[in-house]
């Protein structure tokens, strides 16, 4: 120096709730929080999946359909990375 597999220490990230803000909604941000994460970095490229403002259909102010909205902490791809004693 590579790989695999165990682990310790410090440092790093922050689910669900809650309070404020922003958004038609999903949801996102802050803050307080500690389920969890060795990529729980960062990208909507491929599949899932949420939500339908506006559109389109029907016809009656109601239903369907639909992402240009949102999710990388669904799941694959791409890109870049800390630590690691024995």
């Nucleotide at each position: 120096u590579u790989a695999a597999a165990a682990u310790a220490u410090u440092a790093g990230c922050a689910a669900a709730a809650u309070u404020a803000g922003c958004g038609a909604a999903a949801g996102c941000u802050a803050a307080u929080g500690a389920c969890g994460c060795a990529a729980a970095g960062u990208u909507a490229u491929g599949g899932g999946u949420c939500u339908a403002a506006g559109a389109u259909a029907u016809u009656u102010u109601g239903u369907a359909u639909u992402a240009u909205g949102a999710u990388u902490g669904c799941c694959a791809g791409a890109c870049u990375g800390c630590a690691c004693a024995u």